[in-house]
Context: one part of a larger RNA
RNA sequence: UGACGGGGGCCCGCACAAGCGGUGGAGGAUGUGGUUCAAUUCGAAGCAACGCGAAGAACCUUACCAGGACUUGACAUGGAAGUGACCGUACGAGAGAUCGUGCUUUAUGCCUUCGGGUAUACACUUCACACAGGUGCUGCACGGCUGUCGUCAGCUCGUGUCGUGAGAUGUUGGGUUAAGUCCCGCAACGAGCGCAACCCUCGUCUUUAGUUGCCAUCCUAUCUUCGGAUAGAGGCCCUCUAGAGAGACUGUCGGUAAUAAACCGGAGGAAGGUGGGGACGACGUCAAGUCAUCAUGGCCCUUACGUCCUGGGCUACACACGUCCUACAAUGGUCGGUACAGCGAGUAGCGAGAUCGCGAGGUCAAGCCAAUCUCUUAAAACCGGCCUCAGUUCGGAUUGCAGUCCGCAACUCGACUGCAUGAAGGUGGAAUCGCUAGUAAUCGCGGAUCAGCAUGCCGCGGUGAAUACGUUCCCGGGCCUUGUACA
Numbered sequence: 001u002g003a004c005g006g007g008g009g010c011c012c013g014c015a016c017a018a019g020c021g022g023u024g025g026a027g028g029a030u031g032u033g034g035u036u037c038a039a040u041u042c043g044a045a046g047c048a049a050c051g052c053g054a055a056g057a058a059c060c061u062u063a064c065c066a067g068g069a070c071u072u073g074a075c076a077u078g079g080a081a082g083u084g085a086c087c088g089u090a091c092g093a094g095a096g097a098u099c100g101u102g103c104u105u106u107a108u109g110c111c112u113u114c115g116g117g118u119a120u121a122c123a124c125u126u127c128a129c130a131c132a133g134g135u136g137c138u139g140c141a142c143g144g145c146u147g148u149c150g151u152c153a154g155c156u157c158g159u160g161u162c163g164u165g166a167g168a169u170g171u172u173g174g175g176u177u178a179a180g181u182c183c184c185g186c187a188a189c190g191a192g193c194g195c196a197a198c199c200c201u202c203g204u205c206u207u208u209a210g211u212u213g214c215c216a217u218c219c220u221a222u223c224u225u226c227g228g229a230u231a232g233a234g235g236c237c238c239u240c241u242a243g244a245g246a247g248a249c250u251g252u253c254g255g256u257a258a259u260a261a262a263c264c265g266g267a268g269g270a271a272g273g274u275g276g277g278g279a280c281g282a283c284g285u286c287a288a289g290u291c292a293u294c295a296u297g298g299c300c301c302u303u304a305c306g307u308c309c310u311g312g313g314c315u316a317c318a319c320a321c322g323u324c325c326u327a328c329a330a331u332g333g334u335c336g337g338u339a340c341a342g343c344g345a346g347u348a349g350c351g352a353g354a355u356c357g358c359g360a361g362g363u364c365a366a367g368c369c370a371a372u373c374u375c376u377u378a379a380a381a382c383c384g385g386c387c388u389c390a391g392u393u394c395g396g397a398u399u400g401c402a403g404u405c406c407g408c409a410a411c412u413c414g415a416c417u418g419c420a421u422g423a424a425g426g427u428g429g430a431a432u433c434g435c436u437a438g439u440a441a442u443c444g445c446g447g448a449u450c451a452g453c454a455u456g457c458c459g460c461g462g463u464g465a466a467u468a469c470g471u472u473c474c475c476g477g478g479c480c481u482u483g484u485a486c487a
Stems, first nucleotide, its partner, number of pairs: 001487002003484003007481007015471002019435005026326008034317002042053002064312007073131001077130002079127006088103006106121006133301002136299003143294001144290003147286001149284001154193006160169003173184003199278004204246007213236003219232005249272001252266005328428001332387006344375003349368002353364004394425001399420007441463007
């Protein structure tokens, strides 16, 4: 000087407390451990691994296993020789890779006796070798990228001064702040990386613009339950879209404070003290993670640890754990009626409408490269009927049969539909998690990946709470101080 302390002081954080809802019990989904297996490919390991890499394993992917094949190779550059092929197509053998046969079959320049010759390019075959190739090892050799402490308020430097020196000072102190934020003081004076601001978005207003968007008033037509609805004309008022601006700065008033910084309350205002949300992550820590995104040193393999193919496996199953979904019901279930979104996506696509089917879906097919058309009826909510506390009209696992769709192909191993079946489960021990407002809880919708496959992930809107006295305690962190046989 740090680190540590079941030392002290001050302060903060859904850290506790106050509340609301969960997990831990059940069934299922998914990941992991373990076990099994020919293989169940590999990585990730407290927080910070475990719905993680994987934004999607039937084949492919695929790295694993069994079997069948190849050896200058699936891919790149180079040499020599030969051929005019290669591709395509048909047939045969084969599980296929592959092999065989037939058909078809190069381009350009020069010369030409129009038969062809020659050169180059391209492609193929053969030969020899340099080499290719490796998801093989080392993340404790590395780059790049990332997690984490932590969006915590810290981390440093120059000069000066003090100290023999390591170092100190500044950065401590008194206040204050979300903040090393600002003020005052001070042997310090300044500065840098961080904080904040600048960026995006939401909230108010003005203005510009008016189609594919909108419709307050006026006009016309049709329908009408006389409330209104639809269409046209017309218009850009409103909504909206998307460009440019305005607006918020403790600016203003009062009080407190040290006349400071600032804090408390008020006014005006759409918004008030960082307005809400996002992006943004200092010096560093964990030899943290990644050699399997990529890149790369070294080592290793080279008729194999490389390459191609078929089939299997990654989907196994006594069990254990994590993360979720659905429930256990009446604030509910079910049937009928009826209303209101936003973000997005679409041509190998979204697919209206009609029609067939109980349905998943099929057939025909308009429109749309989209403010125009489609996905697209949002659901919870509301109104009415039934159910009346039961393992039930709760719950839906499991199983049987019959089907639909995607796809070369759903046996291993897809999703969905109909009928039947109707398991556990009556609110969950010890323990433990999230959340402070348009949040939690709850309800549906969209998208990426994607032929197909979503309870996951990333977004979107609808309905919409309770509680916070406070900082004694648990956890993590910041500053000062103290002790230390630790570095």
The part of an RNA shown here (small-subunit ribosomal RNA, 3' major domain) has 487 nucleotides and comes from a metagenome. Its mean pLDDT, the model's own confidence on a scale to 100, is 84.